About this RNA: This is a predicted structure of an 88-nucleotide RNA (Glycine riboswitch aptamer) from Acetobacter estunensis. Rfam family: Glycine riboswitch aptamer. From the family's description: This family represents the bacterial glycine riboswitch. It was read from a public genome assembly, where an Rfam model found it. Model confidence (mean pLDDT): 77 of 100.

RNA sequence: CCUGUCGCAGCGGGAGAGACUGGCCCUGUGCCAGCGCCGAAGGAGCAACCGCCCUGGAAUCUCUCAGGCAGAAGGACCCUGCGACGGA
Numbered sequence: 001c002c003u004g005u006c007g008c009a010g011c012g013g014g015a016g017a018g019a020c021u022g023g024c025c026c027u028g029u030g031c032c033a034g035c036g037c038c039g040a041a042g043g044a045g046c047a048a049c050c051g052c053c054c055u056g057g058a059a060u061c062u063c064u065c066a067g068g069c070a071g072a073a074g075g076a077c078c079c080u081g082c083g084a085c086g087g088a
Base pairs, nucleotide, nucleotide: 002087004085005084006083007082008081009080010079012078013077018035020034021033022032023031024030025028036069037068038067042065043063044062045061049057050056
C1' cells in the first nucleotide's frame, strides 16, 4: 500500500409467495385444522468440474424438513466503518 478471511456496528440497500377458507374464544401480530403457494435464515441433495485411498468437495442449481406468504419482524447477498488474522 493492496487485497482476502472472520467478527462487530449502521431507523444503509435487499426479492418471492393466500390481508385464503373453516372452527374456537382469551377478540389477539391469537390458537387449531384444511387446501394453495414462495425460497435469499437454517438444513438436505447433486456434476461431464476439482481431487482421487475413499462412502471426498459446491452454489444464487435442486428439494422444501424447518422457515415464510398485508404491515412489522426476519432475510442470502451487497455497501460503508471499525477490529483481528493473513498476503504482496